[in-house]
RNA sequence: AGAGAGGGACGGGUGAUCGCGGGAUUUUUUCCCGAGGAAAGUCCGGACUCCAAGGGCGGGGUGCUGGGUAACACCCAGAAGGAGUGAUCCUUGGAUAGUGCCAUAGAAAAGGAAACCGCCCUCUCCAGGGCAAGGGUGGAAAGGUGAGGUAAGAGCUCACCAGCAUUGGGGUAACCCAAUGGCUUGGUAAACCCCACCCGGAGCAAGGCCAAGCAGGGGUGAGUGGUCCCGCUCUAUCCCCCGGGUAGGCCGCUUGAGAAGGGCGGAAACGCUCUUUCUCAGAUAGAUGAUCACCCUCGACAGAAUCCGGCUUACAGUCCCUCUCUGUCU
RNA sequence: GCCCCCAUCGUCUAGCGGCCUAGGACACUGGCCUUUCAAGCCAGAGGCAGGGGUUCGAACCCCCUUGGGGGCG
Numbered sequence: 001a002g003a004g005a006g007g008g009a010c011g012g013g014u015g016a017u018c019g020c021g022g023g024a025u026u027u028u029u030u031c032c033c034g035a036g037g038a039a040a041g042u043c044c045g046g047a048c049u050c051c052a053a054g055g056g057c058g059g060g061g062u063g064c065u066g067g068g069u070a071a072c073a074c075c076c077a078g079a080a081g082g083a084g085u086g087a088u089c090c091u092u093g094g095a096u097a098g099u100g101c102c103a104u105a106g107a108a109a110a111g112g113a114a115a116c117c118g119c120c121c122u123c124u125c126c127a128g129g130g131c132a133a134g135g136g137u138g139g140a141a142a143g144g145u146g147a148g149g150u151a152a153g154a155g156c157u158c159a160c161c162a163g164c165a166u167u168g169g170g171g172u173a174a175c176c177c178a179a180u181g182g183c184u185u186g187g188u189a190a191a192c193c194c195c196a197c198c199c200g201g202a203g204c205a206a207g208g209c210c211a212a213g214c215a216g217g218g219g220u221g222a223g224u225g226g227u228c229c230c231g232c233u234c235u236a237u238c239c240c241c242c243g244g245g246u247a248g249g250c251c252g253c254u255u256g257a258g259a260a261g262g263g264c265g266g267a268a269a270c271g272c273u274c275u276u277u278c279u280c281a282g283a284u285a286g287a288u289g290a291u292c293a294c295c296c297u298c299g300a301c302a303g304a305a306u307c308c309g310g311c312u313u314a315c316a317g318u319c320c321c322u323c324u325c326u327g328u329c330u
Numbered sequence: 331g332c333c334c335c336c337a338u339c340g341u342c343u344a345g346c347g348g349c350c351u352a353g354g355a356c357a358c359u360g361g362c363c364u365u366u367c368a369a370g371c372c373a374g375a376g377g378c379a380g381g382g383g384u385u386c387g388a389a390c391c392c393c394c395u396u397g398g399g400g401g402c403g
Base pairs, nucleotide, nucleotide: 001326002325003324004323005322006321007320008319009318010317012295013294014293015292016291017290018289020034021033022032023031024030036301040312041311043310044309045308046307047306048203049202050201051200059199060198061197062196063195064078065077066076067075068074079092080091081090082089083088093194094193098192099191100188101187102186116135117134118131119130120129121128122127143161144160145159146158147157148156162184164181165180166179167178168177169176170175207251208250209249210248217242218241219240221238222237225234258278259277260275261274262273263272264271265270296299331402332401333400334399335398336397337396340356341355342354343353348386358374359373360372361371362370379395380394381393382392383391
């Protein structure tokens, strides 16, 4: 210098005037605050509120291992497999618990059943028998390579490799290493399922209070009391439906698993602790704007509505940090 | 705002992961018939909202995005 990998920050700036929403003092007034990294999608997890609550089944979710967290489908660290020269990135329970499916093609798609071309034997031929090495089909063909063996072949035998099981060792674990054994077991669980763990339901239009108004109206059901019981009747009360009325206010509402800085623990995520530090939108038809001046690179995606922690998606451009490879020079 | 549901020719729809190069009806186009139109007959064009993933294989299963519809004081 070129090509990359990982991560972080910003998202026009300054000043003046007017206007809008909120708060404090309130007599005028004055002062302070006022959208985002995603406020978005509503995809997860919680807080909070109401309802329900004896347990199970059913249903849903997560899914390598360990740790973090209020919790998580999030984060950190590791394991195995794969891609890359590398920095680094991607994927993830179980297919010998059982069931299903694997179209077309193919002999055969999972039963050690079956044989199109082929190989070998008997045989003049026809025909019969043996085999699965090779060809062919397919996304996938019944461990792979080599040697021996055989009529031809075959884990039939042997060596190495892959995989499985058992034992021993290391590691908290996923897993790794070594030895031994019998020779061998297709794919699919974002198909049913199995295993482990988690989940009661609804959602701030939750829910509570006040005021006004209507019809103390009608129907269905539950049900306290009445009779000794069943049944039946009446009735306090409650759920639901029809019908009628209202279209107002207040609370919930924003100080919180908060932010900044310091110290300690930890490999990290994170946790503990200190501070005469900060207070950081809170509307209810819904506030962020307009004008002027100067400067620059002329400004993207987009706007709160109960609140947090995440994920995902959208985004003009600018800056910073760490690392890798290649080339050149010293 | 919060919570749900849906998306297949122009319209209404069918569709077990493979027989799907997606079927049908109406509508559309061309031809036949008719003096002409309609009806009828024959033929044709036209579609899985977009992207990614799982799988040998996706309209169908999973995720994201887009669009539409519904409920709740």